Annotation:
A computed fold for a 679-nucleotide part of an RNA from an uncultured Verrucomicrobiae bacterium, annotated as large-subunit ribosomal RNA, domain II. Rfam family: Bacterial large subunit ribosomal RNA. The sequence was found in a public genome assembly.
[in-house]
Context: one part of a larger RNA
């Protein structure tokens, strides 16, 4: 892991609703007792127990009562239905659905063969080394101290093997070893090692003390018990169909993945208006989006004009100026979620009228049961963020969740569409008709970029529609000549001569020429331009508004609008009629359900969840039946039902089994790292 088999809402008792019964203003007995066909059953047994009256904290009063001074009000009650059984929902206590804790507690035990100290008896430590104390001699010395030899053999004394250990390192890491091997290393006459036998133990022992050791177990050992500890957590919870259909929100919480109240589901009962839903048509309330500037701030320029800096002139008062700051006030010009002198469109409130068909009755009350409380995305409007986020945090519509099915290549939340059930029938929907793939290789334009099938921002691309200048009195562009004098304008400067750099930019001659447009020079010169002339002989510029394209565009296996491929488009915008195209619709035929004027109508996705109606499997009773002419049980094939399922014939097989109808339940697996078996 895969077969089989086993495996989870039970049982008491009490409450409460609801189905069904018995008796009814009363009902109903417990325990016990008798008698019997004896776990029973009849009969008695009337304590007690609910109900028949409440109302108050109670005395107490009593259809009343309380509060109150009240014959006031105002609360609670009076105008009757209730008890006792069975079946069911759901609650309470009890393990309470099932399976799992790390824990806690015993006037309960097992161990110290494994370690930890200790006791008693007993054993081991090659071999080499160093030489302490005394002592003895010899020198010293007044004696002495000290110092020199030699003896001596001490030492948690030195090196080093058995033997204890474990410092590094490598290797082993499903190992040879559930802690080792291999090198290296430290102690090695001692606080040494070590054999046998004993003691001390679970809130204790032991413990050169790490919280370590107490039989591979220790921040409290092991077994049994209590004990089905408790688990707001995790996982798992078994047959069929049929109607209805959710939440993922608010409030409160030692709460925040939990609970309770509301809301949103269902089932059941009430009583309902021509209500709800929608459209119309009156009346209303609000300040939001635009606007606006009257108010509260913010802001720009300007006139004016307080206060103030500065000058100037004053000892000081006083005076005048100002291209300086600046306050109110006034023009003219912006702005604002916490501004408003206005203000919508929606949307809500109330009330009136209509349609529709909803009377099968939404909504609304009353009562059983729920389950929800991590929600996601998409449009819209806001807020945090960065006017990032498949971001978060509101309102609001929608969709998934809980919804298939066509369409976006593929794609839970996008478009379209809501799937009872059969058809090899039709029409449509989004979206599509070259080919892959069901259907169109129509008509007018527009791109040449594979743009379509990636931006700000750039730019003689190309296509419409425009204004505006100039032009046969000859533009534009080319081409050929000219571009001058006062003058080198003044200032400035070593120098400024159109051309460093400040000022002015007049005048003449002219067809025209600037007190220069750029380049150039130390400054000059030179080159050019602006302007004019002739020459040719038709259009030339300059902005705008749009459609469609150009770069802008670098990325690491090979690319790709899904693909192929298409420029004569199969891109792109228009326009015309076809067709495709979905579990929408419609047709014909059937199921179910509800209502029915009995002709039909209409309704049937579906997670949690409520309600129905059923199929199987044990056993028990009670009536039928079946079986050695073959029961169950096993296997194989066929058939029938809306489904669990059922039935029949063959094989096996050898003795017990169905069917009806009522009961009782250890009734139904695919999961639970389920439990056992076997492979």
């Nucleotide at each position: 892991g895969u077969c089989u088999g086993c495996g989870a809402g039970u049982u008491a008792u009490u409450g409460u609703c609801a189905g069904u019964g018995g008796c009814a203003a009363g009902c109903c007995u417990a325990a016990g007792c008798a008698c019997u066909a004896u776990u029973g059953g009849u009969g008695c047994g009337c304590a007690g127990g609910c109900g028949a009256a409440g109302c108050g904290a109670a005395a107490g009063c009593g259809a009343g009562u309380g509060u109150g001074a009240a014959u006031a009000g105002c609360g609670c009650g009076u105008c009757u239905a209730g008890u006792c059984g069975c079946u069911g929902g759901c609650g309470a206590u009890a393990g309470a659905c099932c399976c799992g804790a790390a824990g806690c507690g015993g006037a309960g035990g097992u161990g110290a063969u494994c370690u930890a100290a200790c006791c008693a008896u007993g054993g081991g430590c090659a071999g080499g080394u160093u030489g302490a104390a005394g002592c003895u001699g010899a020198a010293g010395u007044a004696a002495a101290a000290c110092u020199c030899a030699g003896u001596g053999a001490a030492g948690g004394a030195c090196c080093g093997a058995a033997c204890c250990g474990u410092u590094g390192u490598a290797c082993g890491u499903u190992g040879a070893a559930a802690a080792g091997u291999g090198c290296u290393c430290g102690g090695a006459u001692g606080a040494c090692c070590u054999g046998u036998g004993g003691u001390u133990a679970g809130g204790a022992g032991u413990g050169a003390a790490a919280g370590g050791c107490u039989a591979a177990u220790c921040a409290a050992a092991c077994c049994c018990c209590g004990u089905g500890a408790u688990a707001g957590c995790u996982g798992g919870u078994u047959c069929u169909c049929u109607u209805c259909g959710a939440a993922a929100u608010a409030g409160c919480u030692u709460u925040a993945g939990g609970g309770c109240u509301a809301g949103c589901g269902u089932c059941g009962g009430g009583g309902a208006a021509g209500u709800a839903c929608u459209c119309c048509g009156a009346g209303g309330a609000g300040g939001u989006a635009g606007a606006g500037c009257a108010c509260u701030g913010a802001u720009u320029g300007g006139c004016u004009u307080a206060g103030g800096g500065u000058c100037c002139c004053u000892a000081a008062c006083a005076g005048g100026a100002u291209a300086c700051c600046a306050a109110a006030a006034c023009c003219a010009g912006u702005u604002a979620a916490a501004c408003u002198c206005c203000g919508a469109a929606u949307g809500c409130c109330u009330c009136g009228g209509a349609u529709c068909c909803c009377a099968u009755u939404a909504u609304c009350c009353c009562g059983g049961c729920a389950g929800u409380c991590a929600g996601u995305c998409g449009g819209c409007g806001a807020g945090u963020g960065a006017u990032a986020a498949g971001a978060u945090c509101c309102g609001u519509c929608g969709u998934c969740g809980a919804g298939a099915g066509g369409g976006a290549a593929a794609c839970a939340a996008c478009c379209c569409a809501g799937a009872c059930c059969a058809u090899c029938a039709g029409c449509u929907a989004a979206g599509g008709u070259g080919c892959c793939c069901a259907a169109a290789u129509a008509c007018c334009g527009c791109u040449c970029a594979g743009u379509g099938g990636u931006a700000a921002g750039g730019a003689u691309g190309u296509g419409a529609c425009g204004u505006u200048a100039c032009a046969u009195a000859g533009a534009c562009a080319g081409u050929g000549a000219g571009g001058a004098u006062g003058u080198u304008g003044g200032c400035u400067u070593a120098g400024a001569a159109g051309c460093a750099g400040c000022c002015a930019c007049c005048a003449u001659u002219u067809a025209a020429a600037c007190a220069g447009u750029g380049c150039g020079u130390a400054a000059u010169a030179g080159c050019u331009g602006a302007c004019u002339c002739a020459u040719c002989g038709a259009g030339u510029g300059a902005c705008g508004u749009u459609g469609c394209g150009c770069c802008g565009a670098a990325a690491a296996u090979g690319a790709u609008u899904g693909g192929c491929g298409a420029u004569c488009a199969a891109g792109c915008g228009g326009u015309a009629u076809a067709c495709c195209g979905a579990a929408g619709c419609u047709a014909u035929g059937g199921a179910u359900g509800u209502c029915u004027u009995c002709g039909g109508a209409c309704a049937u996705g579906g997670u949690a969840g409520a309600a129905g109606a059923g199929c199987g499997u044990a056993g028990u009773c009670a009536g039928g039946c079946c079986a050695u002419u073959g029961a169950a049980g096993c296997u194989u094939c066929u058939c029938u039902g809306u489904a669990a399922a059922g039935a029949g014939g063959g094989g096996u097989g050898g003795a017990g089994g169905g069917c009806u109808g009522a009961c009782u339940a250890g009734u139904g697996a695919g999961a639970a790292u389920g439990c056992a078996g076997a492979c």